This is a predicted structure of a 73-nucleotide RNA (transfer RNA) from a Gemmatimonadota bacterium. It matches the Rfam family "tRNA". Rfam links the family to the GO term triplet codon-amino acid adaptor activity. Rfam's curators write: Transfer RNA (tRNA) molecules are approximately 80 nucleotides in length. The same sequence occurs in records of 2 taxa. Its mean pLDDT, the model's own confidence on a scale to 100, is 81. NCBI's taxonomy places the organism under Bacteria, Pseudomonadati, Gemmatimonadota.

RNA sequence: GCCGACGUAGCUCAGCUGGUAGAGCACCCGAUUUGUAAUCGGGCGGUCGCGAGUUCGAUCCUCGCCGUCGGCU
Numbered sequence: 001g002c003c004g005a006c007g008u009a010g011c012u013c014a015g016c017u018g019g020u021a022g023a024g025c026a027c028c029c030g031a032u033u034u035g036u037a038a039u040c041g042g043g044c045g046g047u048c049g050c051g052a053g054u055u056c057g058a059u060c061c062u063c064g065c066c067g068u069c070g071g072c073u
Base pairs, nucleotide, nucleotide: 001072002071003070004069005068006067007066010025011024012023013022019056027043028042029041030040031039049065050064051063052062053061
C1' cells in the first nucleotide's frame, strides 16, 4: 500500500426486510438473613466511533475519515 471483519450502557453482546434502542453482568435502593454471601423486586445508565448523503423517517442503506483485529505484498 491492498483486501476483509468489527465499533451499540462501565464490561460482554443482541437488535428481523429502515419505523420511538434491549438483555446479562456490574453499580445503587429495598425485601429476605443474627450478619455476609446467595436469591427476589425495583432503579440508574446510550449524541448507536466521527462527519456527510438518500429517505417522511437511519443502529440498519451509500460515501469519506478514525480506531481495533486478521490476511496479502